Context: one part of a larger RNA
RNA sequence: CCCUCCUUAAGGGAUUCGGCAAAUUAGAUCCGUAACUUCGGGAGAAGGAUCGCCCUCGGAGGUGUACCGGCAUGCCCGGGAAGCCAUACGAGGGCCGCAGUGAGCAGGCCCAGGCGACUGUUUAUCAAAACCACAGGUCUCUGCAAAAGCGAAAGCUGACGUAUAGGGGCUGACGCCUGCCCAGUGCCGGAAGGUCAAGGGGAGAGCUUCACGGCUUGAACCGAAGCCCCGGUGAACGGCGGCCGUAACUAUAACGGUCCUAAGGUAGCGAAAUUCCUGUCGGGUAAGUUCCGACCCGCACGAAAGGCGUAACGAUCUGGGCACUGUCUCGAGGGGGGACCCG
Numbered sequence: 001c002c003c004u005c006c007u008u009a010a011g012g013g014a015u016u017c018g019g020c021a022a023a024u025u026a027g028a029u030c031c032g033u034a035a036c037u038u039c040g041g042g043a044g045a046a047g048g049a050u051c052g053c054c055c056u057c058g059g060a061g062g063u064g065u066a067c068c069g070g071c072a073u074g075c076c077c078g079g080g081a082a083g084c085c086a087u088a089c090g091a092g093g094g095c096c097g098c099a100g101u102g103a104g105c106a107g108g109c110c111c112a113g114g115c116g117a118c119u120g121u122u123u124a125u126c127a128a129a130a131c132c133a134c135a136g137g138u139c140u141c142u143g144c145a146a147a148a149g150c151g152a153a154a155g156c157u158g159a160c161g162u163a164u165a166g167g168g169g170c171u172g173a174c175g176c177c178u179g180c181c182c183a184g185u186g187c188c189g190g191a192a193g194g195u196c197a198a199g200g201g202g203a204g205a206g207c208u209u210c211a212c213g214g215c216u217u218g219a220a221c222c223g224a225a226g227c228c229c230c231g232g233u234g235a236a237c238g239g240c241g242g243c244c245g246u247a248a249c250u251a252u253a254a255c256g257g258u259c260c261u262a263a264g265g266u267a268g269c270g271a272a273a274u275u276c277c278u279g280u281c282g283g284g285u286a287a288g289u290u291c292c293g294a295c296c297c298g299c300a301c302g303a304a305a306g307g308c309g310u311a312a313c314g315a316u317c318u319g320g321g322c323a324c325u326g327u328c329u330c331g332a333g334g335g336g337g338g339a340c341c342c343g
Stems, first nucleotide, its partner, number of pairs: 001338008010329002014327001019324001027051005036041001038173001052095007061085003067079004071074001096100001108322007115314002120132001136171007148157003174309004179240003184237002186233005193228003199222002204217005241259005268301001269298001279295005
């Protein structure tokens, strides 16, 4: 000097990105417990008190004789005075220590916010999370030799199931809700019309033959799906404007004009896990780039790639407080093991 453990005056987070680490708390009984809430919870909330040993007494209870009852008559079952035990629990008295869950094992707590409802799951070997999953919601496909999937096939799964079933997509408990646009793309529907391949059809034309014939070419017309076309459809892919003016202070604009669009963002939320510029006000602090509550000028929220709330839950993330401490002021002392020296 390194590792590890123990103790430490006064202070108590001043340390640090951050209370990381450590410390505190801890058992049992009794008392007592708030907001909020889905009435279950929150709760071990929080916060308190008590606890050893000896003696006496009460004592549920245990054991159990006599006895009683029962029948299946047994070394039976049930009850049970007396006697005995004193152990749950309780009352009184006493004893000792600094200390009685005497050592060990054994929650620190509270307030507020973000995210995700929850228990679960995950990057074997840097990440456990707000990721994934999840019950629930919704759309869509599938009538059974189902759809879908694996497989040249046979066959198998689906399923020895049958639409209250099975597959796929999205969303993600619950509560309140989920607006406008079908122009483009997709999907669904549409016995008309347009286009359209093979095929059918053969007007006609060419070559050849003495001829019969043969070969080739070929216009009308008839020809599916698809596409065009006509509709529908957003919990389908997606999208959800600009400029100018206007009120008797000012400011602002309920109002008007104009251009464009398929339609111009409704509710709710909002400097947000989203706000660049970076904010303003309030709270908390002596002092607050964080935090909480507001405001709304939303660079660039927004409604199942769900919106906004939400009790409970979380080795989650963020801010604050109490307790507690060697994290620190600022170090120090000690135990054990190394390093190092000698052998």
A computed fold for a 343-nucleotide part of an RNA from a metagenome, annotated as large-subunit ribosomal RNA, domain IV. The RNAcentral record of the full RNA draws on SILVA.